[in-house]
Molecule: small-subunit ribosomal RNA
Organism: metagenome
């Protein structure tokens, strides 16, 4: 990179379909490992359970624990004393108290809960992207700098009591701490007001400087020391860490602004805080944000408002790009947390794991009220084709708090599930046969599976056991030393070196070692063509496959199944979506004459485009800096897991935004100026160009008068109709409407529609000249305006003539048509509508350029004596033709070339110019305009066939002209029906049908009963035995069976035993055999068109090709025979022509022929014949015609003259033509029968139809009589004489002949009498009786003889068929087959004609052309209603959701506003009581969600009913179209 598919094929257009890539996937078959990855796409569906945001005792006051101490009040031990009563001494213990260290923490407080982490509902939006702005803004914690941290006060938690509640949670009252709060002080380079001056900035304005003035902070914690106060601890002083104020700066946020960012116009108007100002409020800021007034503003066809759809971006996916498509992970942004409002508290929220209010839903209640939010990370249920553990671990990385240790962290690291995807490994490697088994296949030979497997020999990745084990730890912590910083310093401390030491979730993991032992590890899907891979068997339009074309109806390479092949492999295949192939929406990159596609035409609005010349500007463009374009991913080069995936370093790119700076040829934009586009003025011409009014004549139709009679009209023919009440015809005179012959012309005018009688008035636009004037003023042209044939509407009015509608006659199976005779609307005229048309040149408009010739309209100008003709020229208008173009046809200066500008359109066929909707219209209907659903094609061009109730030319016994006939009668043969047990099969339109059948009594025979056999009737192979052969008997219908052997005894070899050959018998099997089926599976024959003159090749040429030329054309002829021309020159099969026969002759040869020799015999070969080889005929020759041809006529000569008659010979092919029943054959099928033998029957049947014959119907005869003339051929299981006998048929007989010798053999129409028109002297049919003959046999079923009988039939109805000369016709012979049986086939001879004007019709053929919508080819194709299935869709009385807004009512929490009602610690006044300031509660107000009304809008389901519409087997009616399609 294309490829299949419209065709009989070809091009071009056009659709549909494959091949490739991906993927968060899913099913279906199947599964070994490891690595990296990914894993709710659906119900923002609903949640059980556990975790997911806490920290800080070094901010506080409390409570507890431990442990020392010290006391209290207890206990009272050892020990010591006794007077033995006890004393004396106090230890352990427990119980308080205070103190200290140490930990713990419920509550106050601080700091984090605004991060991480999840989704993706909403949202078309400054929401993202890119780029600016902020002189209009905020910023905890971190950082860097100054400069502060004095001195006060009053509460509140916790706790203690008392108390409400079922909880959940409170209420009172009293105590108390702080880095908790609150005043006061002190303060600028901070804020505010007022002022004044310098400088910036695009503005609004910012900055500095500086004057005056007002308001305005803090929290203190731990360690260490005694240097400083201090009696001591420290309230001191230091360190650190917190605090507060300023200004920086970093983070991080907030806002604006230009651009970019889906589909709908069947949504085109939309907006009242809307737009804008002024002034307030509000806010970190700007600002209609929010309020009062004021103004009417703002947005939009460059697509506003509506609907519909969607998070968006880096990126993913594809693609050669351009671009489509997509937005999972991963990373930035936004939005969101069960749905709605809403605020509060923070630097930061209107806050996922806070608060409050509603509203659904779920749960707990004691029924009074509470409690909850997984879209955190497991996990469940439920939805769904689908998507995973309620796991360790904080070891790393990251975050929160903290001094710090630490602590918390489903973030994160990792396990675990899943072939869900990438990527890597592995199921084994070497040898091993001319090749086992076994499957498949087959030509039976073999072939393929196939080194493949066994087998030896190996190895050991994975795997299994067992040992031994990392990296990931770096930095930080924690001891200790060291140096140094701060300070008074020896503690502390902060900083820096060293040294020690502890910590691993994954994991006993990854890796190494060792051992075992080929041992555990392969399948899916496909094989008709695209598209790589083929055979068998099954089935038999069944089952089934099928992406697309299409497979399947008995030999499926396509359906199943199996070998055998191919493709990929732990995966393979379908499905689904994407993009590509598709240049099939084409910027890159397509089209509009006929294929879809030019607006019905103009004038114009917006927009797009635009003529020469000059300057200026720099918007567009161009080039350079710069500064963005996060990372990741992608590319490049380069490293790390053994390689790859995968990861990490680094480089370029990121095509774009933006700001500067430069250039200035184009384009723009400004200003000047030209005249060539445009225009205006002047001069002329020419035209059915348009209105309006007026006038003519011809004709057609009435009407009135004449004349005049039977008819007229009208058609293919005819009839409705008119007409004796006088038509048509004809004369004359009047009405009246309507059109305007010739002139006329591919001739004018007009934008198109359209315009034609003449003459007036009005008026529109072209052309030609000249250059005088403007001075680009110009193309185009969405929207919009306007004109616009025909028919049709409305009102009026007119109406001759034509003339839908409609009667009527007619055609016709019908004829609501076509042809007739009527005949109304309309056809005309005024006014208004409609607004379409094959409105066509199927060709939008304008401008420039690009070979000619020829006409013809209107100018003009040149030459000339001229109006002529010639020539130049501009302007229309045709025809040819060249490059050019085009699929082709065809266009061709009037383009369809070539180029440029602008509009309009198309995107497969039907459904469909339909349906909803929307605007127009009085209505008809316009106009804009889908979807579902089906198809694979629908269509263009040109080829070559085939057809045509298309043309032309030309042939044929085609038709005409003749003759005999068929069709009618009887027979006889075939055939169809019908009958039977069978009436055996085949042949079917010409081209079946007296055809296979040149010959059915048995046999033939293939069919029917019946009765037999079953390696067979017949062949080959094995084996065994006999030689083989064969009379006679008995039973049967007969095959056969039983008995039984008379005869007879071969060839070759031989070792003489016995072998071999051919042969027979028996056995057993492989096989035999089948007229059984397919002639649509096949050869070979054959039929036909058609003995028609055609059919085709090479080569060149043309044509993109199919294909064409050659073959066409002029002549000509029986013929593509032959001449001439010609892009065509040759050549083949076909014609002819050789070949056989006949006719005429020579010549050679004579026997059985012949005979001039009187018969014979014998001679001879002239003649006859005969049969070999020759001549001869060729348009050769004269003449005319024709083109000096080819020919054709006509004429000579010849026996014959233009192919002399005859037969053989049949081109490419057509018809699926005929034959499996001559023969041969592939497949199937039967095998004690569909085979094979016998018997006897049928193939010969008989209401009936038909086809081909005979033979008549008579006198061209019929009968009898006498006697002539052929020619072909047959003969031995044969023809058969003669002579005899029978009426005959035929017998006897048996010469003679294998034949020019004998025989069949008589030829017969011929000629002579005789019948005289009649069912006969016609005609013989049937039908009796006698009989020959042929065979084993003539009942069924044979031919002939003789005598008798004596049918129908007197020339055939529509129709039809053969014949052109030795022919029809008409007469006999003769041969095959054949024991016998032709009226029939094949052949021969004899007698012997008629007629042909001619091509107009019918038939059929051939050549040219034309049309076609047919190619299975007209017996073709094809329309459209009904009938009936099933499908989707419109309209429906109307029910039933869902959305979105509007009104109005309620008003919840809340935040702002007021507030003479209740309370009220800090601040102020006051000596206090109190009072002010502020504060709360509560109540009143604006907003204000959810709710509720209510008519309207949207969009969806439904729905009786009903409209089309589509698709479906072989229904029904009819022929609308395709040919002149039978009416174009």
């Nucleotide at each position: 990179a294309g490829a299949g598919u419209u065709u009989g094929a070809u091009c071009a257009u056009g659709g549909c379909u494959c091949a490739g890539g991906a993927c968060g996937a899913a099913c279906g078959c199947u599964g070994g490992c490891g690595g990296c990855a990914u894993g709710c796409c659906u119900a923002a569906c609903a949640c059980a359970u556990g975790c997911a945001a806490g920290u800080c005792g070094a901010a506080c006051g409390g409570a507890g624990u431990u442990u020392a101490a010290u006391u209290g009040a207890c206990a009272g031990a050892a020990g010591c004393c006794u007077u033995c009563g006890g004393g004396c001494a106090g230890a352990a213990g427990a119980c308080g108290a205070u103190u200290a260290a140490a930990c713990u923490u419920a509550g106050u407080g601080g700091c984090g809960g605004a991060c991480g982490g999840g989704u993706g509902a909403g949202u078309a939006a400054c929401g993202c992207g890119u780029g600016g702005a902020u002189a209009a803004c905020c910023u905890g914690c971190c950082u860097u700098a100054u400069a502060g941290a004095g001195g006060g006060g009053g509460a509140c938690a916790a706790c203690a009591g008392u108390u409400g509640g079922a909880a959940a949670c409170g209420a009172c009252u009293g105590c108390u701490a702080a880095u908790a709060c609150c005043g006061c002080a002190u303060a600028a380079g901070g804020u505010c007001u007022c002022g004044a001056g310098a400088c910036c900035g695009c503005a609004u304005g910012a900055u500095c400087u500086u004057g005056a003035g007002a308001a305005g902070a803090a929290a203190g914690a731990u360690g260490g020391c005694c240097u400083c106060u201090g009696a001591a601890a420290a309230u001191g002083c230091u360190a650190u860490c917190g605090c507060u104020a300023u200004a920086a700066g970093a983070u991080g946020g907030a806002u604006c602004c230009g651009c970019g960012u889906c589909u709908g116009a069947u949504u085109a108007g939309c907006u009242a805080g809307u737009u804008g100002g002024u002034g307030a409020g509000g806010u970190a800021a700007c600002g209609g944000c929010u309020c009062a007034c004021c103004a009417a503003g703002g947005c939009a066809a460059c697509g506003a408002u509506c609907a519909g759809u969607a998070g968006c971006c880096g990126g993913c996916c594809u693609g050669a790009g351009a671009g489509g498509g997509u937005g999972a992970a991963c990373g930035g942004c936004c939005a969101c947390a069960u749905u709605g409002g809403g605020a509060c508290u923070g630097a930061g929220a209107c806050a996922c794991g806070g608060c409050c209010c509603a509203a659904a839903c779920u749960c707990c209640u004691a029924c009074g009220g509470g409690a909850g939010g997984c879209a955190g990370c497991a996990g469940u249920g439920g939805g769904g084709a689908a998507u995973c553990u309620u796991c360790c671990g904080c070891a790393a990385u990251g975050g929160g708090c903290g001094a710090a240790a630490g602590c918390c962290u489903g973030a994160c690291g990792g396990a675990g599930c899943a072939a869900u995807g990438c990527c890597g490994c592995g199921u084994g490697a070497a040898u091993g046969a001319a090749g086992g088994a076994g499957g498949c296949c087959u030509u039976c030979g073999g072939g393929c599976c196939g080194u493949a497997a066994a087998a030896u020999u190996c190895u050991g990745u994975c795997c299994u056991u067992a040992u031994u084990g990392a990296a990931g730890a770096g930095a930080g912590g924690u001891u200790c030393a060291u140096g140094u910083g701060u300070a008074a310093a020896c503690a502390a401390u902060g900083c820096a070196u060293g040294a020690a030491u502890a910590g691993g979730a994954c994991g006993g993991u990854a890796g190494a070692u060792a051992a075992g032992g080929a041992g555990g590890a392969a399948g899916c899907c496909c094989c008709g063509g695209c598209u790589a891979a083929c055979u068998a068997c099954g089935u038999g339009c069944c089952a089934g496959c099928a992406g697309c074309c299409g497979c399947g109806g008995u030999a499926a390479u396509a359906c199943g199944u199996a070998g055998g092949g191919g493709g990929c492999g732990a995966g393979c295949g379908u499905u689904g979506u994407c993009c590509g192939g598709a240049a099939u929406c084409a910027c890159u990159g397509g089209g509009c004459g006929u294929a879809a596609a030019g607006g019905g035409c103009g004038c114009g609005u917006a927009g797009g485009c635009g003529g020469c010349c000059u300057a200026g500007u720099a918007a567009g463009u161009c080039a350079g800096a710069u500064g963005u374009g996060a990372a990741a991913a992608g590319u490049g080069a380069g490293g790390g897991c053994u390689c790859a995936a995968c990861c990490c370093u680094u480089a370029g790119a990121g095509u774009g935004c933006a700001u500067c700076u430069g250039a200035u040829a184009c384009u723009g934009c400004u200003a000047g100026g030209c005249u060539u586009g445009a225009g205006u003025g002047c001069a002329g011409a020419a035209g059915a160009g348009g209105a309006a009014a007026g006038c003519g004549g011809a004709a057609u139709u009435c009407c009135u008068a004449g004349u005049g009679u039977a008819g007229c009209g009208g058609u293919g023919a005819a009839a409705u109709g008119c007409g004796u009440a006088g038509a048509u015809a004809u004369u004359a005179g009047g009405a009246g409407g309507a059109a305007c012959a010739c002139c006329a012309g591919u001739g004018g005018c007009g934008a198109a529609g359209g315009c034609g009688g003449c003459u007036u008035u009005c008026u529109g636009g072209g052309c030609u000249g000249a250059a005088a004037c403007u001075g680009a003023c110009g193309c185009u042209g969405a929207g919009g305006c306007g004109c616009g044939a025909a028919a049709g509407c409305g009102u009026g009015g007119g109406g001759a003539g034509c003339a839908a509608a409609c009667a009527g006659g007619a055609u016709u199976a019908g004829a609501u048509a076509c042809c007739c005779u009527g005949g109304u609307a309309g056809u005309c005229c005024a006014c208004g509508c409609c607004g379409u048309a094959a409105a066509c040149g199927a060709u939008g408009a304008a401008u420039a350029c690009u070979a000619g010739g020829u006409g013809u309209g209107g100018g003009g100008g040149g030459a000339c004596u001229g109006a002529c003709c010639c020539c130049c020229u501009c302007c229309g208008u045709g025809c040819c033709g060249c490059a050019g173009u085009u699929a082709a046809c065809a266009c061709a200066a009037u383009a369809a070339g070539u180029a440029u500008u602008c509009c309009a359109c198309c995107u497969g066929g039907g459904g469909a110019g339909u349906a909803c909707g929307g605007c127009c219209g009085c209505a008809a209907g316009g106009u804009u305009g889908a979807a579902a659903c089906u198809c694979a094609a629908a269509g263009g061009a040109a080829u070559u066939g085939a057809c045509g109730g298309g043309g032309g030319c030309c042939c044929g016994c085609a038709c005409a002209a003749g003759c005999a006939g068929u069709g009618g009668a009887u027979u006889a043969u075939g055939u169809g029906g019908u009958u039977u047990a069978a009436u055996u099969c085949g042949a079917a339109g010409c081209a079946a049908c007296g055809c296979g059948a040149a010959g059915a009594a048995c046999c033939u025979u293939a069919c029917c009963a019946g009765g037999g056999c079953u390696u067979g009737a017949c062949a080959u192979c094995c084996a065994a035995c006999u030689a083989a052969c064969g009379a006679a008997g008995u039973a049967g219908a007969g095959a056969u069976a039983c008995a039984u052997u008379a005869g007879g005894u071969g060839c070759c070899c031989u070792u003489c035993g016995g072998g071999g050959a051919a042969a027979g018998u028996u056995g057993a099997g492989a096989c035999a055999g089948g007229u059984g089926g397919u002639g649509c599976a096949u050869g070979g024959u054959u039929g036909u068109c058609g003995u028609c003159a055609g059919c085709u090749c090479g080569u060149g040429u043309c044509g993109u090709g199919a294909g064409a030329u050659g073959u066409u054309g002029g002549g000509u002829u029986a013929a593509g025979u032959c001449c001439c021309g010609c892009a065509a020159c040759g050549a083949g099969c076909g014609c002819a022509a050789c070949c056989c026969u006949u006719a005429u002759u020579g010549u050679u040869a004579g026997u059985u022929g012949c005979u001039a020799c009187g018969c014979a015999a014998g001679a001879g070969c002239a003649c006859u014949c005969u049969a070999g080889c020759g001549a001869g005929a060729c348009u050769g020759c004269c003449g005319u015609u024709g083109a000096c041809a080819a020919a054709a006529c006509g004429g000579a000569g010849g026996a014959a003259g233009g192919u002399g008659g005859g037969g053989a010979c049949g081109a490419c092919g057509u018809c699926a033509a005929a034959u499996c029943a001559u023969c041969a054959u592939g497949c199937c099928c039967c095998u004690u029968a569909u085979g094979u033998c016998c018997u006897g029957g049928g193939c010969u049947a008989c209401a009936c139809a038909u086809g081909u014959a005979a033979u008549a119907c008579a006198a061209u005869g019929g009968c009898g009589c006498a006697c002539a003339c052929a020619g072909a051929g047959g003969g031995a299981a044969g023809c058969a004489a003669a002579a005899c006998c029978g009426c005959g048929a035929g017998g006897u007989g048996g010469a003679g002949c294998a034949a020019a010798u004998c025989c069949c053999u008589a030829a017969a129409a011929g000629g002579c009498g005789u019948c005289u028109c009649a069912g006969u002297u016609c005609g013989g049919a049937u039908u009796g009786c006698a009989g020959u003959c042929u065979g084993c046999a003539a009942c069924u079923c044979g031919a002939c003889u003789g005598c008798a009988u004596g049918a129908a039939g007197u020339c055939g109805g529509a129709a039809u068929u053969g014949c052109u000369a030795g022919u029809a016709a008409u007469c006999g012979c003769g041969g095959a087959u054949c024991a016998g049986c032709a009226u029939g086939c094949c052949g021969c001879g004899g007698u012997g004609a008629a007629u042909a004007c001619g091509u107009u019709c019918c038939c059929g053929g051939g050549c040219c052309u034309u049309g076609u919508a047919c190619a299975c080819a007209c017996c073709g194709c094809c329309c459209g209603u009904c009938a009936c299935a099933c499908c989707a869709u419109g309209a429906g009385a109307g029910c039933c959701g869902g959305g979105a807004a509007c009104a109005c009512c309620c008003g919840a929490a809340g935040u702002c506003c007021g507030u003479a009602g209740u309370c009220u610690a800090a601040c102020c006044a006051g000596c206090a009581a109190u009072g002010g300031a502020g504060g709360a509660c509560g109540c009143g107000g604006c907003c204000g969600a959810a709710g509720g009304u209510g008519g309207g809008u949207u969009u969806g389901g439904u729905a009786a009913u009903u409209g089309g519409g589509g698709u479906g087997a072989a229904g029904u009616c009819g022929u609308a179209a395709c040919a002149a399609g039978g009416u174009a």